[in-house]
Context: one part of a larger RNA
């Protein structure tokens, strides 16, 4: 020096836990904001800093409801106090709530600075306190130019109007680029990501100018097939429907305008009116065409409703009741384990108690009890609604429909290219109308545009409560631990490590070595102290001592 046994440093794998986390079902909620929001700066205890709470009424202040012996948060310990005159503790409702911050009196290098009127405190001045002062809209009211009325336009005044915040969903405007086509231009990526505008608890669509195909269906939306079909497509890459069938879920209705009436302006008049415009009421709202004008019968019942008030009553806070085991000189450090004899049970879900409980504590099954709220059978109120003849009399959405060019959206890249949108320039018809049915035309069939409204099924996310063939500390959230923390970066932004004594701290009084408040050896404590706060188990690398063996 190698092997090799053994002891021990040394490290923190593994083992075993789990206060965090994932993901999924219900059930609530889906806004907060000028009454000053999110979010934050200083502050506040007998008591350093931190964290939670809290706002000069400041770990708090009021009331009302639960509760019942403690208590002054994480957090010991001490002081110094509260509490059966019911406290701490939960719930619901009020109050106060500095100062930044839309931030709003002005300003400004957010948590400061500096002000104006009005009251107040003082003898006065300052000073201090309490309130008030931004913009915009919309309304009202005074005034008021050019410029006579008249308008802009000023000036007050009134608004619980906006303004700001917010994770994901919705709707619209705006719109890439890497990539992919084994390069790359048409294409894809995508109408994605960014970026605006806006709303809502859902949004958005939505009651057939719709499909279909000689049979028919009957609004939207969301799901499973239809189908990776039909088709587009440098026919490359890829792109990618509909009919039509199965389901969840169901719901339809207002206006416009013909016609009538009424107010008012204009105009004409033979003063009786006629005509026209706007405004406002009754009508009316559809395709087997309605509707109005005309005439005829009916006229108050059934019904309906998405709007309003009431309400039996369910659902709701914090809470409450809430069955039943002992013994053992068995083992243990403890007994729930073991042995013996019992019991409950709409409760044998789970947790916890020094190991492994239905019957020890919290609980659980299953009763009450209830403010605010929320639903809500029924009831009122209010809306909403009749059938029928006739007549080539009126009425039924115009810069629209279509057409040309020129972009765009459907599957559909201009194409034979319908359908939908509209820049630009033409521009109809009026129910013997009109549009569609994939160029176009005819028959033939479905529909009725050029106005508007709808709940439900669906997206998505917070909070509880449940649940897991989810993880179990290099996993599971980036974060179990004071983490969007330390640290990095001029900034946007990036962004971590780190969990476990013990059943209880019983956390080791005393004493010895030592320079020593290190570290150790002893005594104690413990079931154990190779459990000693560098604490649970404690693998390997790798470093020591000891003894073999080898050379």
């Nucleotide at each position: 020096a190698g092997c090799g046994u053994a002891u021990g440093g040394g490290g923190g794998a593994u083992g075993c836990c789990u206060u965090g986390g994932c993901a999924u079902g219900g059930a609530c909620a889906g806004g907060c904001g000028a009454u000053g929001a999110a979010g934050g700066a200083c502050g506040u205890g007998a008591u350093a800093a931190g964290c939670u709470g809290c706002g000069a009424u400041a770990a708090g202040c009021c009331a009302c409801g639960g509760g019942g012996a403690g208590c002054u948060g994480c957090a010991a310990a001490c002081a110094a106090g509260c509490u059966u005159u019911g406290a701490u503790c939960c719930g619901u409702g009020g109050a106060u709530u500095u100062c930044c911050g839309a931030a709003u009196g002005g300003g400004g290098a957010a948590a400061c600075c500096c002000g104006u009127c009005u009251g107040g405190u003082u003898g006065a001045a300052g000073a201090c306190c309490a309130g008030u002062c931004a913009c915009u809209c919309u309304g009202c009211a005074c005034u008021g130019a050019a410029u006579a009325c008249a308008u802009a336009g000023g000036u007050g005044c009134a608004g619980u109007a906006g303004a700001g915040c917010c994770a994901a969903c919705c709707c619209g405007g705006a719109g890439a680029a890497c990539u992919g086509a084994a390069a790359c231009a048409u294409c894809u990526a995508a109408g994605u990501a960014c970026c605006c505008g806006g709303a809502g608890g859902a949004a958005a669509a939505g009651a057939a100018a719709a499909c279909a195909a000689c049979a028919g269906u009957g609004a939207u939306u969301c799901c499973c097939c239809a189908a990776g079909u039909a088709g587009c497509g440098g026919c490359g890459a890829g792109c990618g429907a509909a009919c039509g069938g199965g389901g969840a879920a169901u719901a339809g209705c207002c206006c416009a305008a013909a016609c009538c009436g009424a107010a008012u302006c204009a105009g004409u008049u033979u003063c009786g009116g006629c005509u026209g415009g706007u405004u406002c009421g009754g009508g009316g709202u559809u395709g087997u065409a309605g509707g109005g004008c005309c005439c005829g019968c009916a006229u108050a019942a059934c019904g309906g409703g998405a709007c309003c008030a009431g309400a039996a009553g369910u659902c709701g806070a914090a809470a409450u009741c809430g069955a039943a085991g002992c013994u053992g000189c068995c083992u243990g450090g403890a007994a729930a384990g073991c042995a013996g004899c019992g019991c409950c049970a709409u409760a044998g879900a789970a947790g916890g108690u020094g190991a492994a409980a239905g019957c020890c504590c919290u609980g659980u099954a299953g009763g009450u009890a209830a403010a605010a709220g929320a639903u809500g059978a029924c009831u009122g109120g209010c809306c909403c609604a009749g059938c029928g003849g006739u007549g080539u009399c009126c009425c039924u959405g115009a810069g629209u429909a279509c057409c040309a060019c020129g972009g765009g959206a459907c599957c559909g890249g201009a194409g034979a290219a319908a359908u939908c949108c509209u820049g630009u320039g033409g521009g109809a018809a009026u129910c013997u109308g009109c549009c569609a049915g994939c160029a176009c035309c005819a028959u033939c069939u479905g529909g009725u545009a050029a106005g508007g409204c709808u709940a439900a099924a669906u997206a998505c996310u917070g909070u509880c409560c449940a649940u897991g063939a989810c993880c179990g500390a290099u996993a599971g959230u980036g974060a179990a631990c004071c983490a969007g923390u330390a640290c990095c970066g001029u900034g946007a932004g990036g962004g971590a490590a780190a969990g476990g004594u013990g059943a209880a701290a019983a956390g080791a009084a005393c004493g010895c070595c030592u320079a020593g408040u290190a570290g150790g050896c002893g005594a104690g404590u413990g079931a154990a102290a190779u459990a000693g706060u560098a604490c649970c188990u404690g693998a390997a690398a790798c470093c020591a001592u000891a003894c073999g063996c080898u050379u």
Large-subunit ribosomal RNA, domain I from Bacteroidetes bacterium CG12_big_fil_rev_8_21_14_0_65_60_17, 551 nucleotides, folded computationally. The coordinates come from a structure-prediction model, not an experiment, and the mean pLDDT is 81.